[in-house]
């Protein structure tokens, strides 16, 4: 790092530090930010992909689908991935839906 598979409506923030930008990237928009943002650290906390129990369906097991529990690896905790940009579809506004890209597990090499 590519490919492939699932998801991205919801949910959760205090304290320290640092000391100008930051919301991935180009453009636009909008917004959060010296009342200290981004990032880092500690704590807390959410959530439930893998891992683990234990139950259901199948047909014993393994595998696969589901549920419930707990929470060790991850990830999360401003706005839907903050929104748009490409396609379609309701004849404009504006609305839905997809798709690209992106993030995050997870697998195969």
């Nucleotide at each position: 790092c590519c490919g492939c598979c699932a998801u991205c409506a919801c949910g959760a923030g205090a304290g320290g530090u640092u000391g100008a930008g930051g919301g991935a990237a180009c453009c636009g928009g909008c917004c959060c930010u010296g009342c200290g943002a981004c990032g880092c650290c500690u704590c807390c906390g959410c959530a439930a992909c893998c891992a683990c129990a234990c139950c259901g369906c199948a047909a014993c097991g393994c595998c696969g689908c589901g549920g419930u529990g707990a929470a060790g690896g991850u990830g999360c905790g401003a706005a839907a991935u903050c929104c748009g940009g490409c396609c379609c579809c309701g004849u404009c506004c504006c609305g839905g839906g997809g798709g690209a890209a992106g993030a995050u597990g997870g697998u195969c090499g």

A computed fold for a 109-nucleotide RNA from a Euzebyaceae bacterium, annotated as SAM riboswitch aptamer (S box leader). Of the family's consensus pairs, 94% are formed in the model. It was read from a public genome assembly, where an Rfam model found it. Model confidence (mean pLDDT): 81 of 100. Its Rfam family is "SAM riboswitch aptamer (S box leader)". For this family Rfam cites "The S box regulon: a new global transcription termination control system for methionine and cysteine biosynthesis genes in gram-positive bacteria" (Grundy and Henkin, Mol Microbiol, 1998).